[in-house]
Background:
Small-subunit ribosomal RNA from an uncultured bacterium, 1394 nucleotides, folded computationally. The RNAcentral record of the sequence draws on Greengenes. The coordinates come from a structure-prediction model, not an experiment, and the mean pLDDT is 85. It matches the Rfam family "Bacterial small subunit ribosomal RNA".
RNA sequence: AGAGUUUGAUCCUGACUCAGGAUGAACGCUAGCGGCAGGCCUAAUACAUGCAAGUCGGACGGUAGCCGACCCUUCGGGGCCGGCGAGAGUGGCGGACGGGUGCGUAACGCGUAUGCAACCAACCCCCCACAGCGGGACAGCCGGUGGAAACGCCGGGCAAUCCCGCAUGCCGCCGUGUCGGGGCAUCCCGGCAUGGCGAAAGGCUACGGCCGGUGGGGGACGGGCAUGCGUGCCAUUAGCUGGUUGGCGGGGCGACGGCCCACCAAGGCGACGAUGGCUAGGGGAUCUGAGAGGACGGUCCCCCACACUGGUACUGAGACACGGACCAGACUCCUGCGGGAGGCAGCAGUAAGGGAUAUUGGGCAAUGGGGGGAACCCUGACCCAGCCAUGCCGCGUGAGGGAAUGGGGCCCUACGGGUCGUGAACCUCUUUUGCCGGGGGACAACGGCGGCGUCGAGAACGCCGCGUGCGGGUACCCGGCGAAUAAGCGUCGGCUAACUCCGUGCCAGCAGCCGCGGUAAUACGGAGGACGCGAGCGUUAUCCGGAUUCAUUGGGUUUAAAGGGUGCGCAGGCGGCCUGCCAAGUCAGCGGUGAAAGCCCGGGGCCCAACCCCGGAAGUGCCGUUGAUACUGUCGGGCUGGAAUGCGGUCGAGGCGGGCGGAACGUGGCGUGUAGCGGUGAAAUGCGUAGAUAUGCCACAGAACGCCGAUAGCGGAGGCAGCUCGCCAGGCCUGCAUUGACGCUCGGGCACGAAAGCGUGGGGAUCGAACAAGAUUAGAUACCCUGGUAGUCCACGCCGUAAACGAUCCCAAAUGGUCGUCGGCGGCAAACGGUAAGCGGCCGAGAGGAAGAGAUAAGCGCCCCCUCCUGGGGUGUACGGUCGCAAGGCGGAAAAAUCAAAAGAAUAGUCGGGGGGCCGCACAAGCGGUGGGGCAUGUGGUUUAAUUCGAUGAUACACGAGGAACAUUACCCGGGCUUGAAAUGGCGGCCGAUGAGGGGGAGAGCCCGAGGCGCGCGAGGGGGCCGCCAGAGGUGAUGCAUGGUUUUUGUUAGCUCGUGCAGUGAGGUGUUGGGUCAAGUCCCAUAACGAGGGCAACCCCUGCUCCCAGUUGCCAGCGGUAUGGCCGGGCACUCUGGGCGGGCUGCCCGCGCAAGCAGAGAGGAAGGCGGGGAGGACGUCAAAUCAGCUCGGCCCUUACGUCCGGGGGGACACACGUGAUACAAUGACCGGCACAGAGGGAAGCCACCCCCCGAGGGGGAGGGGAUCCGGAAAGCCGGUCACAGUCCGGAUCGGGGGUUGCAACCCGCCCCCGCGAAGCUGGAAUCGGUAGUAAUUGCGCAUCAGCCAUGGCGCGGUGAAUACAAUCCUUGGCCUUGUACACACCGCCCGUCA
Repeated sequence: AGAGUUUGAUCCUGACUCAGGAUGAACGCUAGCGGCAGGCCUAAUACAUGCAAGUCGGACGGUAGCCGACCCUUCGGGGCCGGCGAGAGUGGCGGACGGGUGCGUAACGCGUAUGCAACCAACCCCCCACAGCGGGACAGCCGGUGGAAACGCCGGGCAAUCCCGCAUGCCGCCGUGUCGGGGCAUCCCGGCAUGGCGAAAGGCUACGGCCGGUGGGGGACGGGCAUGCGUGCCAUUAGCUGGUUGGCGGGGCGACGGCCCACCAAGGCGACGAUGGCUAGGGGAUCUGAGAGGACGGUCCCCCACACUGGUACUGAGACACGGACCAGACUCCUGCGGGAGGCAGCAGUAAGGGAUAUUGGGCAAUGGGGGGAACCCUGACCCAGCCAUGCCGCGUGAGGGAAUGGGGCCCUACGGGUCGUGAACCUCUUUUGCCGGGGGACAACGGCGGCGUCGAGAACGCCGCGUGCGGGUACCCGGCGAAUAAGCGUCGGCUAACUCCGUGCCAGCAGCCGCGGUAAUACGGAGGACGCGAGCGUUAUCCGGAUUCAUUGGGUUUAAAGGGUGCGCAGGCGGCCUGCCAAGUCAGCGGUGAAAGCCCGGGGCCCAACCCCGGAAGUGCCGUUGAUACUGUCGGGCUGGAAUGCGGUCGAGGCGGGCGGAACGUGGCGUGUAGCGGUGAAAUGCGUAGAUAUGCCACAGAACGCCGAUAGCGGAGGCAGCUCGCCAGGCCUGCAUUGACGCUCGGGCACGAAAGCGUGGGGAUCGAACAAGAUUAGAUACCCUGGUAGUCCACGCCGUAAACGAUCCCAAAUGGUCGUCGGCGGCAAACGGUAAGCGGCCGAGAGGAAGAGAUAAGCGCCCCCUCCUGGGGUGUACGGUCGCAAGGCGGAAAAAUCAAAAGAAUAGUCGGGGGGCCGCACAAGCGGUGGGGCAUGUGGUUUAAUUCGAUGAUACACGAGGAACAUUACCCGGGCUUGAAAUGGCGGCCGAUGAGGGGGAGAGCCCGAGGCGCGCGAGGGGGCCGCCAGAGGUGAUGCAUGGUUUUUGUUAGCUCGUGCAGUGAGGUGUUGGGUCAAGUCCCAUAACGAGGGCAACCCCUGCUCCCAGUUGCCAGCGGUAUGGCCGGGCACUCUGGGCGGGCUGCCCGCGCAAGCAGAGAGGAAGGCGGGGAGGACGUCAAAUCAGCUCGGCCCUUACGUCCGGGGGGACACACGUGAUACAAUGACCGGCACAGAGGGAAGCCACCCCCCGAGGGGGAGGGGAUCCGGAAAGCCGGUCACAGUCCGGAUCGGGGGUUGCAACCCGCCCCCGCGAAGCUGGAAUCGGUAGUAAUUGCGCAUCAGCCAUGGCGCGGUGAAUACAAUCCUUGGCCUUGUACACACCGCCCGUCA
């Protein structure tokens, strides 16, 4: 000192939360010792029991009892004298202190500072004076008597320091006279004289005296009263007050006072907050904080209040009295029912309440208190001890050495490492604490008794001796023993220090905020490890801090919360220039006070510390006093610059009232005129043949004022517009004059205040809430249309609101540039520039979170004054108040419950039924399809023992499948195997490869096993079998743990970087703009300059030439020929396959700055990218694939592995996709005749011959291929068919064959014969392709034994139509705009209902 949380990211506003400190604490886990401190915060609830205030015989009377002597005795005892002498009583002092509590109290209660000329004071100190004489009563006691008790009652006698009278009177008080002094008023002080009134108590004695008594003066301690200032919250408490405020007189009091009373007056208090309500003892201090401040008032100290609740007085120096009294009340207890007793907020203790707070302890040894002459007594004050980690402080649980890092735990990339960890063991050492033994203070010195000494001779002081300790034989010290007796708690996702494994699977749970958990969780639970603190550690609660988040220090108000709708203005606040006086504010010195304790500084004592002691400082304050006079202020004098007034000029939709005007709308009358008008996106309702609309003329009525007119003017705001007259007000300008600070602002107050609305009365043309009808629509209580009431207008009266906005309060001052405009002034002026006052635009400096503002400030964080704000919603709501006729307004203003945000500005995206510009078979144009039929195939669904799995909008669905009868196969049923079907290694054992066949079996497997080759032993190499071990195996799950690959966006033109620049920042610029292009292609411009990935090009195929090569091609030229390039011969051509060239807007012309575009241009095979392919940027869809492969962790291990037989994947009411074939005549069928390319071929392609109608079979040449193999089809020629479910169509079914294969039943293909279904061009809708394309037509290949291929991939043949125009649909990219979206419009979000 800050941090987390609003967003995709950013800045800011703002709230919530955390880290710190603190506590009279409580709770959880844990716990060795000591010192010091603290300990009912709740029920001021109720209390059993004991104790907490007594003492004095030296104030008094006097007894019981005991002791002693004597006398008597009935021997029980009685009497008398002397001694000791309780208890009770009289009297005195004390019980008003000490101790407790915090109820009440918002108050002179407390704090602080003063005053009392208005007071008291027992005990203590000092001083003065005095104490003479006399009398009396009541307790106790004695006698009697009532009552259960408590407690009385009657009679009798007696004492005092009890009570009373008389005397004396320093003195006091009262009265009178007089003198002196003083003061802030009433007055006060003192002297003298005089009149009146007023005192007393004794006790003891070592006879020295001591303790007391009375009156008075003074002091000390203590108290009473009064005053200034300070002292919580609510204004949703605004008025309060009858003894109330004052006076005069009196009463009362220690004293002043309306404290009380009579009379008189009518005052007193209050927005500087009275009164009322709520809360609360106040202070020193304590906690926190940098401080200012905030919070708090437990322990200790001071003050106050209270003592069961309420009231009252008595006694007394003092009380309205905690352990006194009386009365009333509630409660508890006793009772003989008649009556009585009691008050723990004293110490302990009990119950209750509560999250929670201790012993019915010891002692008066110390300190202090009461009484006493004293000894002494009393003292739950106090001193100690006990309980409690409640806090603070200290100590310990050991220290040093000790590694090839063994065992164990945990983790890992696991043959091996890492970590716990020098930790332990082990060695050496120490002994605090503990245990045992011994020693052992200080608190103690007074007083008392005895003795000694000193002086100023006191029952003084000092010294010595004796005696006095609850705690306690404790602290402390010494010795001995022995590492021995002693560690936990919280945390480890970020904030915040500390990470892994397992378990769990949005479950269980965590959580202070943000948030974790849905199968790899550093966030849950456990473990290992780590981090933090440590006899404690966490949690909860509360306070301060952080929070400059109530801001005095130290905030804000254009858009985040916040400027009042506007003005006038009382109180209040603030205030121009010069000068004098004063000294209130202010400043300085000095004095007083600010208790102690505490905090701070210095020093000291307990071993240290905590704690305690001593000294100092401080205590920011208040009071007094002396001084200063700059500033503020008071009073006085002056000034003119602020302000105002007058004269002069000028301006305007400024206001009020009256008069007048034209246009338009509407209505009425008359005319012309005829079938519609009106209205809308389109219509309808409506109006119209009873004559509308349209049009002409006349008339009436109400409301509003076109052009001018503006980016203009005026006004305080609301607001103000035809012309004119009158009245009223205002601004501005120039010069002069006048007043002389008269000013600014403004809580409360008063006034004004758009529209709508309200009341009464008028008016009513237009428009037009409500309402009606028509449309629209799923509905349409709306938008549109036709009507239409209130209202809109006027007068008077209310209302008092608004996005009443510049979302920007008013006044004043100073502060850059530029452009325009309005009305003045100056100037001859239209020019032009100047000046002061307005209205506007743009740019600075500075400020601002930015947008933006910027002489009309939002700058100068100026000045002055007022308003308003303090997270969001709940809510400008409820309640209360007030105003209003009502509607409602206002001041203003909540709370509960709830959220972790809600906001502002800006950024880059996305999106828009926003805009601009552009592209694409995107639309359009045109051709052919799909969607209808039957069939093939894939999928969904259903079914099933199984119908294995995956793919699922575009981007799954003839997809993984480029070949499911078994196998494949992953699925199902059944039968088997278990180191296994296959691989590697180790150990041990055995062994020379193999193996026809047989048994039983579905087979696998199991059992038997001829034969065959071979065999001396040893070594080496290799191998097999069996057993064991390590380990294999898994198409089991997770594509949301991954690699790799792939789809799509998208062949779209985009995506970025470095440096620089501007921005607080996200981010921007570059990449935007003007052109151009297929293209971020290029050019130009440019705070950008360059660059990368993409585009293009480089690669392949194809189109042209040339070169090279020649077992295909050609007779081109020659020869031969069986006429077939067949042969010789030849590579010129075609071709093949390798290479080079060629095209670059290069040339011409037009346009253009350029890039480039255009041209029936030239040239060329090809022209502006020639055609096609491959190639696909940063990224997106947690896209697809764990079943192609790879791979992490998870799961199975006689089974989720593996082998085998069979089945299934081919199921079938249905639904969808993709296809093939058709519905026919541009056709089908029959016959004849042509012309390809690219591929394939040896377990293969197969000429040719024979057989078969045919599939095919039997023979059989050639060819591992430019050589052999293959009828291309559509087409062309000829023919049949005439529109028909057909000579179309071929499904389905029946029969018969062929072929591959171990095997075609489930479940192959092909051939022949027969049967001959649906279907007559396909609804809504939808797909493809822009040229060698579509369409149409065959051919080949991969896979493959065969094939369910109509699929896929290729190849050639024939070969079109159309593109006007535009951005309407769709896709994409660019610029711009809005945004409350960011999972990004399939978003967000509102209301109703459940």